About this RNA
This is a predicted structure of a 487-nucleotide part of an RNA (small-subunit ribosomal RNA, 3' major domain) from a metagenome.

[in-house]
Context: one part of a larger RNA
RNA sequence: UGACGGGGGCCUGCACAAGCGGUGGAGUAUGUGGCUCAAUUCGAUUCCACGCGAAGAACCUUACCUGGCCUUGACAUGUGAGUGGUAGAAGGAUGAAAGUCUGACGACCCCGCAAGGGGAGUUUACACAGGUGCUGCAUGGCUGUCGUCAGCUCGUGUCGUGAGAUGUUGGGUUAAGUCCCGCAACGAGCGCAACCCCUGCGUCCUGUUGCCAACCCCUACGAGAGUAGGGAGCACUCUGGACGGACUGCCUCGCUUCAACGAGGAGGAAGGUGGGGAUGACGUCAAGUCAGGAUGGCCCUUAUGGCCAGGGCUGCACACGUACUACAAUGCCCGGUACAAUGGGAAGCGAUACGGCAACGUGGAGCAAAUCCCCUAAAACCGGGCUCAGUUCAGAUUGUCGUCUGCAACUCGACGGCAUGAAGUUGGAAUCGCUAGUAAUGACGCAUCAGCUACGGCGCCGUGAAUACGUUCCCAGGCCUUGUACA
Repeated sequence: UGACGGGGGCCUGCACAAGCGGUGGAGUAUGUGGCUCAAUUCGAUUCCACGCGAAGAACCUUACCUGGCCUUGACAUGUGAGUGGUAGAAGGAUGAAAGUCUGACGACCCCGCAAGGGGAGUUUACACAGGUGCUGCAUGGCUGUCGUCAGCUCGUGUCGUGAGAUGUUGGGUUAAGUCCCGCAACGAGCGCAACCCCUGCGUCCUGUUGCCAACCCCUACGAGAGUAGGGAGCACUCUGGACGGACUGCCUCGCUUCAACGAGGAGGAAGGUGGGGAUGACGUCAAGUCAGGAUGGCCCUUAUGGCCAGGGCUGCACACGUACUACAAUGCCCGGUACAAUGGGAAGCGAUACGGCAACGUGGAGCAAAUCCCCUAAAACCGGGCUCAGUUCAGAUUGUCGUCUGCAACUCGACGGCAUGAAGUUGGAAUCGCUAGUAAUGACGCAUCAGCUACGGCGCCGUGAAUACGUUCCCAGGCCUUGUACA
């Protein structure tokens, strides 16, 4: 100087407390351990592994296993030699395919009138290729974590023999090493904040595919009131752009030597960082990644390389994590009826219509889309049934018939109909999330993607709470101080 202390002081955080909802019990989905296996490929392992890499394992992927094959190789560059009716190749044999054997036909570029020569290509020999083989404790890059915590340093000066100290400590204050005051310090840098994006209010410009309240015009119907369609036109929603607006600016009180600051109020769409995002200092964990790619070293070279078929990654006495669905009446079922936003669409989205109980099929209008489609949002609300039961709760499991994708759903896909109707009556010790448009709850969209094991992930809108006295305690962190047999 640090680190540590079941030392002290001050402070912060959904850390506790106050509340709301879960997990832990059940069934299933999914990941992991274990076990099994020819193989169940590999990595990730307290917080910071375990719906993680994987934003899609039937084949492929695929790295694993078994079997069949290839050996200058699936791919790159070069050298020598051969060939150059050469490369390629319909077809045939064999085979599960890969491969092996054969093969009618049969090219290209340059020089040259031609013959021919050269090249590309190919064959062969060799240099080499190739390796998801090892080492993340040889590395770059990227990432997690402490932590969006408020810290981490430097120059000069001063102090100390020196390691170092000072500044950065102290008194206040802040979300903040934020700001003020004081001070042997004076300044500065990386962080904080601000600048950036979205959102909330207003003004102006901009316009079509959007809009149609009033006024005007036209057309059709009507006795009329009016209804339907169109035009013109401005306003609104919206698209793109520009600007204004919030700064403790104003008032009161408090605090004080002063200031910073704190509490309340006015005005205002918004008030004290308005809300959210992006942004992650010096460093820590020899943290993670050699399997994204890169890369040193080591290792394999008729195999640890390459091709193919089938299998496996989906196995199942069990244990754990993360989720979904429930156990019901604030509910379930049937009927009616209302209101979104984000997004996506050409090998695509697919309307109207028709068929089917349904999954879906036939068909194809319109649409590279503010125009057409996906697209009827669901909870909510209204009416009816159920009447507390293992039930009209719950839906696992199983049987059977089907639909779709795909070369192919046996291992091992999703979905529909009928039948079947398991556990489960609110969950021990323990443990998690959340402070407001949040929790809880309801649906919808997208990426990956032929299809899908998505109940996952990332978004979007609807409905919409309770509670916070406070900082004694648990956990994590910051500053000061103290002790130390630690470095």

Record summary:
Its mean pLDDT, the model's own confidence on a scale to 100, is 82.